[in-house]
Context: one part of a larger RNA
RNA sequence: GAUUGAACGCUGGCGGUAUGCUUAACACAUGCAAGUCGAACGGUAACAGAACUAGCUUGCUAGUUGCUGACGAGUGGCGGACGGGUGAGUAACGCGUAGGAAUCUACCUAUUAGUGGGGGGCAACAUGUGGAAACGCAUGCUAAUACCGCAUACGCCCUACGGGGGAGAAAGGGUGCCACUUCUUGAAAGCACUCGUUGUCAGAUGAACCUGCGUCGGAUUAGCUAGUUGGUAGGGUAAUGGCCUACCAAGGCGACGAUCCGUAGCUGGUCUGAGAGGAUGACCAGCCACACUGGGACUGAGACACGGCCCAGACUCCUACGGGAGGCAGCAGUGGGGAAUAUUGCGCAAUGGGCGAAAGCCUGACGCAGCCAUACCGCGUGUGUGAAGAAGGCCUUCGGGUUGUAAAGCACUUUCAGCAAGCAGGAAAGGGUAGUGUUUAAUAGACACUAUCUGUGACGUUACUUGCAGAAGAAGCACCGGCUAACUCCGUGCCAGCAGCCGCGGUAAUACGGAGGGUGCAAGCGUUAAUC
Numbered sequence: 001g002a003u004u005g006a007a008c009g010c011u012g013g014c015g016g017u018a019u020g021c022u023u024a025a026c027a028c029a030u031g032c033a034a035g036u037c038g039a040a041c042g043g044u045a046a047c048a049g050a051a052c053u054a055g056c057u058u059g060c061u062a063g064u065u066g067c068u069g070a071c072g073a074g075u076g077g078c079g080g081a082c083g084g085g086u087g088a089g090u091a092a093c094g095c096g097u098a099g100g101a102a103u104c105u106a107c108c109u110a111u112u113a114g115u116g117g118g119g120g121g122c123a124a125c126a127u128g129u130g131g132a133a134a135c136g137c138a139u140g141c142u143a144a145u146a147c148c149g150c151a152u153a154c155g156c157c158c159u160a161c162g163g164g165g166g167a168g169a170a171a172g173g174g175u176g177c178c179a180c181u182u183c184u185u186g187a188a189a190g191c192a193c194u195c196g197u198u199g200u201c202a203g204a205u206g207a208a209c210c211u212g213c214g215u216c217g218g219a220u221u222a223g224c225u226a227g228u229u230g231g232u233a234g235g236g237u238a239a240u241g242g243c244c245u246a247c248c249a250a251g252g253c254g255a256c257g258a259u260c261c262g263u264a265g266c267u268g269g270u271c272u273g274a275g276a277g278g279a280u281g282a283c284c285a286g287c288c289a290c291a292c293u294g295g296g297a298c299u300g301a302g303a304c305a306c307g308g309c310c311c312a313g314a315c316u317c318c319u320a321c322g323g324g325a326g327g328c329a330g331c332a333g334u335g336g337g338g339a340a341u342a343u344u345g346c347g348c349a350a351u352g353g354g355c356g357a358a359a360g361c362c363u364g365a366c367g368c369a370g371c372c373a374u375a376c377c378g379c380g381u382g383u384g385u386g387a388a389g390a391a392g393g394c395c396u397u398c399g400g401g402u403u404g405u406a407a408a409g410c411a412c413u414u415u416c417a418g419c420a421a422g423c424a425g426g427a428a429a430g431g432g433u434a435g436u437g438u439u440u441a442a443u444a445g446a447c448a449c450u451a452u453c454u455g456u457g458a459c460g461u462u463a464c465u466u467g468c469a470g471a472a473g474a475a476g477c478a479c480c481g482g483c484u485a486a487c488u489c490c491g492u493g494c495c496a497g498c499a500g501c502c503g504c505g506g507u508a509a510u511a512c513g514g515a516g517g518g519u520g521c522a523a524g525c526g527u528u529a530a531u532c
Base pairs, nucleotide, nucleotide: 001532002531003530004529006528007527008526009525010524013379014378015377016376017375018374020371021337026335027334028333030332031331032330035078036077037076040075041074043071044070047069048068049067050065051064052063053062054061055060056059085290086289087288094215095214096213097212098211099210100209103207104206108203109202112199113198114197115196116150118148119147125140126139127138128137129136130135156165157164158163171194172193174191175190178186179185216262217261218260223253224252225251228250229249230248231247232246233245234244235243265287266286267285268284269280270279271278272277292313293312294311295310296309315326316325317324318323343369345368346367347366351365352363353362354361355360382412383411384410385409392403393402394401395400416473418468419467420466421465422464426459430454431453432452433451434450435449436448437447438446439445476521477520478519479518480517481502482501483500487516488515489514490513491512497504498503
């Protein structure tokens, strides 16, 4: 000199953009942070409508009916493995980089072949019953895209000559033979369409595995190793492999630092520096690890799973003492620790994600707002004129000098703040109607495009623009012996004190304290800490 996730002292006008527990991976009250689908299913607890019945204050009261819109709880599907947090552990194929072969991959895209015929249950529910609760138990009824067989399967898998094994699910609206018919209603053959579903093959994406090289300090750590190193056979896995087991052999690593100890998430980057290098890994992005502590598996395409399960432990809470409940290193917030770090805010309008055919629902991701001069950037605190060089202060050689065009006065301006009015953009979607096209037997339906109408904003008293009034509301901090820009007086008298280094102070201190003046920065200025 540059820099910081900074803190402290004094001071503090506005705006924009960012950042904001570096310490206790300490403990957590409360609320929210993962749901969704009725176009898979049986249904109907609540709400609304309709129909019917009863009562009457003749258009509201009560009841019934899943009939309709919808929908609590339940079965079922998909998603809760993403997104969000933290850095405890880890010196490791963890990360970075360059390669490899023995693999899996839901949703998505493309290909090809199907989706035939049956069965039995379990929730919900009803009844009874246990428990303080959490939660159950027994009996009975029932549906499905839940579950299980049969048939079929070129291709697929195992054997490799026969042969053997293996799947599936429907739903939606439309049309409509038929039946009942008062209007259209239905358990209605058939028809195609849309969307699912099953097998197979390929792609894409994601994931698992192996290897070369690189990756902190200590030798006051020199030897380490028994599934250890390799082979054979088997098991296991999606897959290679001592990954595991049996047997056999006796190997394997190490001064090119094994083993042990300490420290540490790694990287793109960031800071500094002319560079080489040194330091660092907040925010943002990629990877990894963790989710009260330790262990374990289940489900699933994917986890050994932050807001899932089981066991053990510590801690907290409830209890009728028999037994139960919990996990903020999600967003806010609380206590504690600390020099120190924010709101128990608004919204799903946008972007993205989950579910859904869609409308839509959910989303503390995200978008915004709030707080803090924490940082960077921008603007303002007036402008011009004004010598009687006013008064006052300070100094003085008592003549004067300086503060100083500074002020006052005069003439202007109104950025920003304030008040008022107007008003973009972030909005693309979605919905209605019409047209065209594709599909189709179809002017149904579905899908796509076009036109038109409608229509969605948390921020928001938005940005921006205009008007109004008045210099009105807006300057401090550090320093002045040398380094280092900037000097005098008074007080003090080796005292009080200063100090980054040299050093000042013992009666004329430009070095202490105050004042006047000056210098440097400026909504900041200094100090401390830290890195180069």